[in-house]
Annotation:
Model confidence (mean pLDDT): 83 of 100. The part of an RNA shown here (small-subunit ribosomal RNA, 3' major domain) has 469 nucleotides and comes from an uncultured bacterium.
Context: one part of a larger RNA
RNA sequence: UGACGGGGGCCCGCACAAGCGGAGGAACAUGUGGUUUAAUUCGAUGAUACGCGAGGAACCUUACCCGGGCUUGAAAUGCAGAUGAAUAACCCAGAGACGGGUUAGCCAGCAAUGGCAUCUGUGUAGGUGCUGCAUGGUUGUCGUCAGCUCGUGCCGUGAGGUGUCGGCUUAAGUGCCAUAACGAGCGCAACCCUUAUCAUUAGUUACUAACAGGUAGUGCUGAGGACUCUAAUGAGACUGCCGUCGUAAGAUGUGAGGAAGGUGGGGAUGACGUCAAAUCAGCACGGCCCUUACGUCCGGGGCUACACACGUGUUACAAUGGGAGGUACAACGAGUCGCUUGCUGGCAACAGUUGGCUAAUCUUUAAAACCUCUCUCAGUUCGGAUCGAAGUCUGCAACCCGACUUCGUGAAGCUGGAUUCGCUAGUAAUCGCGCAUCAGCCACGGCGCGGUGAAUACGUUCCCGGGCC
Numbered sequence: 001u002g003a004c005g006g007g008g009g010c011c012c013g014c015a016c017a018a019g020c021g022g023a024g025g026a027a028c029a030u031g032u033g034g035u036u037u038a039a040u041u042c043g044a045u046g047a048u049a050c051g052c053g054a055g056g057a058a059c060c061u062u063a064c065c066c067g068g069g070c071u072u073g074a075a076a077u078g079c080a081g082a083u084g085a086a087u088a089a090c091c092c093a094g095a096g097a098c099g100g101g102u103u104a105g106c107c108a109g110c111a112a113u114g115g116c117a118u119c120u121g122u123g124u125a126g127g128u129g130c131u132g133c134a135u136g137g138u139u140g141u142c143g144u145c146a147g148c149u150c151g152u153g154c155c156g157u158g159a160g161g162u163g164u165c166g167g168c169u170u171a172a173g174u175g176c177c178a179u180a181a182c183g184a185g186c187g188c189a190a191c192c193c194u195u196a197u198c199a200u201u202a203g204u205u206a207c208u209a210a211c212a213g214g215u216a217g218u219g220c221u222g223a224g225g226a227c228u229c230u231a232a233u234g235a236g237a238c239u240g241c242c243g244u245c246g247u248a249a250g251a252u253g254u255g256a257g258g259a260a261g262g263u264g265g266g267g268a269u270g271a272c273g274u275c276a277a278a279u280c281a282g283c284a285c286g287g288c289c290c291u292u293a294c295g296u297c298c299g300g301g302g303c304u305a306c307a308c309a310c311g312u313g314u315u316a317c318a319a320u321g322g323g324a325g326g327u328a329c330a331a332c333g334a335g336u337c338g339c340u341u342g343c344u345g346g347c348a349a350c351a352g353u354u355g356g357c358u359a360a361u362c363u364u365u366a367a368a369a370c371c372u373c374u375c376u377c378a379g380u381u382c383g384g385a386u387c388g389a390a391g392u393c394u395g396c397a398a399c400c401c402g403a404c405u406u407c408g409u410g411a412a413g414c415u416g417g418a419u420u421c422g423c424u425a426g427u428a429a430u431c432g433c434g435c436a437u438c439a440g441c442c443a444c445g446g447c448g449c450g451g452u453g454a455a456u457a458c459g460u461u462c463c464c465g466g467g468c469c
Base pairs, nucleotide, nucleotide: 008469009468010467011466012465013464015460016459019423020422021421022420023419026315027314028313029312030311031310032309033308034306035305042053043052064301065300066299067298068297069296070295076124077123078122079121080120081119082118083117084116087104088103089102090101091100092099107114108113126290127289129288130287131286135284136283137279138278139277140275142273147186148185149184150183151182152181153162154161155160166177167176168175192267193266194265195264197235198234199233200232201231202230203229207224208223211222212221213220238261241255242253243252244251245250317416321375322374323373324372325371326370333364334363335362338357339356340355342353343352344351345350382413387408388407389406390405391404392403393402429452430451431450432449433448434447435446
């Protein structure tokens, strides 16, 4: 100077408390450990690993295992030599890679030569091999916590201190006052995006109040520029005004006005540093190692195994519910190798056919909610695992190892021990919809979107983490 204390003081945070809903018990999905295996590729491991890298493992991916091939090599490039256009089709053997064979084809230029390709030799290659404790870059965490420093001056022999302390205040080292300090930088805040209100401008593919036409019906058509909406520019919120308290900063109010009130809500934004934190398997890179193999091509298998243990989820255990019928209301998005309307066939998954859309034009059913009927507390008309049969679709190919449909089967489970997690408002809870990846999909995951829509906070004694003295 720090760090630490079951030392003290002050302050904050879903940290506790007050509430609501979960996890821990069941079945399944998924990740991990362990075990097994020829291989179950590798990494991540308290918080800060475990639906994580992986935003798509049947082949490919793929790095692993078995077997079969190649050795200037699958790809890139320099030099020398030789040969030939490139290329296309076919046959044989084979699991394929590959090997053997046949036919067609024969670049530009008068030439020298040049271009392209193949082969031979050689210099380079190649390595998801090791080291994240040699590194760059990137990332997690403390933490969106309010801190971390510098110049000059002053103090101290010096390490260092002061400033940055004290009083008040703030979400904030945010400000005000005081002051051997005076200033400044990185952070805070603001500037950026989005959302909530209004105005102006602009009206197509969006809209339809008035006028007119038309239909079984519909902005369908003429028309309109009002409204909604779209998307550009502005306005608006600043404790600005009023009352009270205060020297001030500021605090406060059933205050006014206002769409919005004290940072309006949300996002992006992460200081100096900590953990020799993570990543050599995204990429780059030092060193070491392999070079007829630790490189590379192919077929098959594995990453999907299963006495068990843990994490994260989904579905339930039912009547605030299950089933049947009717009926209403979104937003974000996506689409030509695509989204698919209408019609026909099929119980259905789906198939056939027809038409629209490179999209504010066409396509993409919202569900919970509401109304009516039924079930009457039961392992049931709850629950749907598992298994059997028949099918559909994608794809060279669904045996290992895909999704979906129909019929049948109908397991555990009657609200879960100790313990533990999330959340303070359009939040929790609950309901569906979309997207990326993607042929298909093991998505119950991830990232977004809207619908319905609560309860509680006395307070800071205690638990946890953090800041200042």

Rfam family: Bacterial small subunit ribosomal RNA. Its family is annotated with structural constituent of ribosome and ribosome in the Gene Ontology.